Context: one part of a larger RNA
RNA sequence: GGGACUUUAAGGAACUCGGCAAAAAAACUGGGCGUAAGUUAGCGAGAUGCCCUCCCCGUUCAGUUUACAUGAACGGGGUUCAACAAAAGUUGCUUGCCGACUGUUUAACUAAAACACAGGUCUCUGCAAAGCCGAAAGGCAAGGUAUAGGGGCCGAAGCCUGCCCAGUGCCGGAAGGUCAAAACUGAGCGCGCAAGUGCUCGGACUAAGCCCCGGUGAACGGCAGCAGUAACUAUAACUGUUCUAAGGUAGCGAAGUUCCUCGUCGGGUAAGUUCCGACCCGCAUGAAUGGCGUAACGAGCAAGCAACUGUCUUCGAAGUCUCACUCGGCGAAAUUGAAAUGGCUGUGAAGAUGCGGCCUACUUGCACCAGGACAAAAAGACCCCGUGGAGCUUGACUGUAGCUAGAUAUUGAAAUGAAUCGGCGAACUGUUUAGCGUAGGAGGGAGGGGCGCACCAUUUGGUGCAUCCCACCGAUGAAACACCUCUCUUUCGUUGCUUCAGAUCUUACCCAAUCCGCCUGGAGACGGCGGAGGGAAUAGUGUCUGGUGGGCAGUUUGACUGGGGAAGUCGCUUGCUAAAGAGUAACGCGAGCGCACAAAGGUUGGCUAAUCCCGGAUGGAAAUCGGGAGGUUAGAGCAAAGGCAAAAGCCAGCUUAACUGCGAGACCGACGGGUCGAGCAGAUGCGAAAGCAGGUCUUAGUGAUCCCCGAUCCCGCUGUGGUGGCGGGACGGGCUUAACGGAUAAAAGUUACCCCGGGGAUAACAGGCUGAUCGGGCCCGAAAGUCCAUAUCGACGGCCCGGUUUGGCACCUCGAUGUCGGCUCAUCGCAUCCUCCCGCCGAAGUAGACGGGAAGGGUUGGACUGUUCGUCCAUUAAAGCGGUACGCGAGCUGGGUUCAGAACGUUGCAAAACAGUUCGGACUCUAUCCGGUGCAAGCGCAAGAUUCUUGAGGGGAGCUGGCCACAGUACGAGAGGACCUGGCUGGGCGUUCCUCUGGUGUUCCAGUUGUCGCGUCAGCGGCAGCGCUGGGUAGCUAUGAACGCAACCGAUAACCGCUGAAAGCAUAUCAAGUGGGAAGCGGGCCCCAAGAUUAGGAAUCGUUAUAGACUUCCGGAAGAUUACCGGAUCGACCCUUCAGCAAGUUCAGGGUCUCCUGAACAGAGUUGAAGGAGAUAGGCCAGCGGUGUAAGCUUCGCAAGGAGUUUAGCCUACUGGUACUAAUCAGUCGAAUUUGGUUUUUGUAAGGAUCGG
Repeated sequence: GGGACUUUAAGGAACUCGGCAAAAAAACUGGGCGUAAGUUAGCGAGAUGCCCUCCCCGUUCAGUUUACAUGAACGGGGUUCAACAAAAGUUGCUUGCCGACUGUUUAACUAAAACACAGGUCUCUGCAAAGCCGAAAGGCAAGGUAUAGGGGCCGAAGCCUGCCCAGUGCCGGAAGGUCAAAACUGAGCGCGCAAGUGCUCGGACUAAGCCCCGGUGAACGGCAGCAGUAACUAUAACUGUUCUAAGGUAGCGAAGUUCCUCGUCGGGUAAGUUCCGACCCGCAUGAAUGGCGUAACGAGCAAGCAACUGUCUUCGAAGUCUCACUCGGCGAAAUUGAAAUGGCUGUGAAGAUGCGGCCUACUUGCACCAGGACAAAAAGACCCCGUGGAGCUUGACUGUAGCUAGAUAUUGAAAUGAAUCGGCGAACUGUUUAGCGUAGGAGGGAGGGGCGCACCAUUUGGUGCAUCCCACCGAUGAAACACCUCUCUUUCGUUGCUUCAGAUCUUACCCAAUCCGCCUGGAGACGGCGGAGGGAAUAGUGUCUGGUGGGCAGUUUGACUGGGGAAGUCGCUUGCUAAAGAGUAACGCGAGCGCACAAAGGUUGGCUAAUCCCGGAUGGAAAUCGGGAGGUUAGAGCAAAGGCAAAAGCCAGCUUAACUGCGAGACCGACGGGUCGAGCAGAUGCGAAAGCAGGUCUUAGUGAUCCCCGAUCCCGCUGUGGUGGCGGGACGGGCUUAACGGAUAAAAGUUACCCCGGGGAUAACAGGCUGAUCGGGCCCGAAAGUCCAUAUCGACGGCCCGGUUUGGCACCUCGAUGUCGGCUCAUCGCAUCCUCCCGCCGAAGUAGACGGGAAGGGUUGGACUGUUCGUCCAUUAAAGCGGUACGCGAGCUGGGUUCAGAACGUUGCAAAACAGUUCGGACUCUAUCCGGUGCAAGCGCAAGAUUCUUGAGGGGAGCUGGCCACAGUACGAGAGGACCUGGCUGGGCGUUCCUCUGGUGUUCCAGUUGUCGCGUCAGCGGCAGCGCUGGGUAGCUAUGAACGCAACCGAUAACCGCUGAAAGCAUAUCAAGUGGGAAGCGGGCCCCAAGAUUAGGAAUCGUUAUAGACUUCCGGAAGAUUACCGGAUCGACCCUUCAGCAAGUUCAGGGUCUCCUGAACAGAGUUGAAGGAGAUAGGCCAGCGGUGUAAGCUUCGCAAGGAGUUUAGCCUACUGGUACUAAUCAGUCGAAUUUGGUUUUUGUAAGGAUCGG
């Protein structure tokens, strides 16, 4: 140092994107009181807020009674800093947005405003339900039945939900248009003995669908513009006009939607890009893709306040555990071309350890730091590319499941109606004029018919009589009527085939959860069969056919391109670029073509323009006429170039060479292919002829192959029943195949859910080159400045410099160079913000303008915003501008940008998209080399050591305000108000320290809660975050203390001078000579420093087991390890002990009164022997200092407790003392004849030597 924690003076969010984190608060019912707005009356609410809480005694009460115990209330007493530890355990308030709520979600980056939700509404569904699964059987729905079930949208409750049906959907629609197959049918052609059955091309008929008509918005969706107008101005209730399917109503509104925008105003703040309230010019609000409010709720988002705090004050500090570090044990990983791996500058594939130059550098480690190794990791997720992939969408293309419609089969019956056609029957069928008049046509025809009566037969019929009518005739007319036959048109009736329509039937076929019977004589249920019953030739199913069909599938979705996209372009002609042959690129600069002409072709002959001037009726600028000038300035069907008078220009005549078959020889092109062409043959036009003519003054006017078609001729193969079949050549036609050398007959989007292969061949960052732009300077000097260019400003222009902007280029990097801002730490430049020194002023002083020198140091704190920037608040001497990969992510952050979620506005049919907005969203433990900061080891420094130094060289430091005196002086009318010099005192920065003020101080003292233990009491101990709490020694430490950032000297810059010539003057001189002059430069001050290999100097030690050193040992305010510092008794003096000697005391015994013996004790002095000799650490003693009056006992009190003994007891690191304990036992190295150098000689050796002697 990292991680996890404890505490923290003063301040208290100043931190920051943001109170992130931490602190504080606290009881899922502690007790008592009390509680706002709002409200859906439930809530809000434990709102907020205030008080109490321990121990002891007493009284009263409570649980049926009572004892112990408990609880409550009341009264009294007592201790503490605090009524106190642990477990459990939400800070609170105000406001806005979104979502009503509880819930759900991206297991492993998004918990949300997303999903769900109760509820609202639309729509489908009548039960064999719709819908769904399945090939089907069958199943779910549901053993449910419209108060049910499915689907869509919205999303509690409240107030509401406007206008538009043109488009797109959906629903409906007996007409009409269009429309498939089948069936029918015409023509043609086959097969078949036939019945029949096919083919081709048509026709009519014909379903759904589409067109069409209507409805429908809580279907997809949509909901304008331009003018004018009121008695100030402004605005426009009002008016006009255009368009539309309709022009946005209520509400809300700079919004999660507002680009401009930090809109404007108000509030809050010292200061507010945020926030709240308003306004409304809504880029681009708006009503179930719901609009607007809303109590409650929210690990949501935003703003503010209280409380609280180490988030913070260029601000951290101390302590605990652990990692790191050292030792022992075990022991990975990525990485790794090879390495003997320095700095600067230059160069260079454009950012060099490796190349050039210069500089620096003894060899080797350890601990740390992360600037580089374009470090590692992952064949870049961005970007582009690939005729790569995949997901998704749809108005892409092509299909297809499904659905739907028609035909047909399964598939039957009998009626009705209608229609076409056929047969039969019938007539109310037929109006020019004329005519009696409603003359269909043709033929026959002179009589015919009716009624009544009689007779015959009797089914029709026949005959006679009477009577009546019509005809003949006549008239009219193209046609003449009675009557008969055939027949046309029209109509009716009947019948048949076929078809159609709507109903009906029952036997096919289909069907039930009901009933009956049987299977099964039996309780029920299920199942099967049969019947009753329902439906019904429908349905279902097969086949054919039409429609619909992103439900599903397969695919496509061009290239060029100063990245890609957007825009533009893509073939051909012409000029320039193009560098005097041809050719020659660019998203270089200019223009055209995708035709035209039967004359605008051929030929023969002829002619000559534009423009201007003069003259001339209407007549003009300009018509036509005459003359002149002019000379192609004109003309050409069309762009440009070249060419054009013998005209290629203009006019006229005659004409078709705008011919057929060929084509020597050349030119252009990679090829495909394109172009020119004399001449020959045929036939022709013009011309007297020579001749000219195979389109047009020339160069654009275009399209390969396949396939299809046409007309004519030719050819090949095959060999038939054939005018055969199949194929080919020449000629002509069919492509905006215009992406024009043409992938298919037929093809669009989206991806931020994405994937793969590649690219630094190609973008975004950074570098490089460039310097348009940008920034700076200089020259000129119009103009301003009363006058006056140059105190100051300086147009129009010109010349340079820089490499900070926006760009251009695309050179390193896409098998990865992490991107904005902030933080931290910086370093350089000077075009200087301040401070220092000057000049000049339109400089009186003060204050300032402009300029010169100068890079030593300094260059603030906040509000807003992600911001850089900027605005603002308050200061300041000043709040400089730039470079450093827009310095710094293997240093931090992650607010912005730039993945996946979600929303708004807008765009898009949609998938989706937006340098639009909004909420949310994984930043990788170990450092090999260089580099850097520290710490060591080795060797060297010609003997070995111990100390003390010199200083080549390097580094650090370098700031500045205020006040006072000079002096209210100089100056000034006044107001105001100095220079210089001296003194005092601050801010900032730095170094050191701990006396003071504080912090910490993990056990120094004390208080205390719960509980356990020491048998109990007392007293102690353990655990609970050091349990919590109050203090606190040493050490460390800042906010505390001390000091410094200076004087002075030298050489200078700008500048100011002296003397002074060249140049009789003048001149400070890139003349000689000689001065002054700045925070800058060199010293001076502080630090490192002889590896300064140039290895320095001085003093001292020792000379043979000595100096000294090391290992090892004990310690340290030294320390990662090492290192460093201190210590570890054996000399002398001295001290201690023992022994002896000498002199004593006591006791015992004996003798005696004075002695003797023995023992014990003591012992000055002396002798000898032995031992000791050290305060490094611990212990001990004393003190300082801390805590705050221990325990025990006595005493007072019922008790809790109080008082006394007692300023006691305890006491870590500090101070002094003390050898009680521990620094053990030992070992090793260590110097000039035991060494080094030089010379000579000799040896070894194949030889040689720096080897050996």

This is a predicted structure of a 1253-nucleotide part of an RNA (large-subunit ribosomal RNA, half B) from a Candidatus Shapirobacteria bacterium. The source organism's lineage runs through Bacteria, Bacteria candidate phyla and Candidatus Shapironibacteriota. The coordinates come from a structure-prediction model, not an experiment, and the mean pLDDT is 80. The sequence was found in a public genome assembly.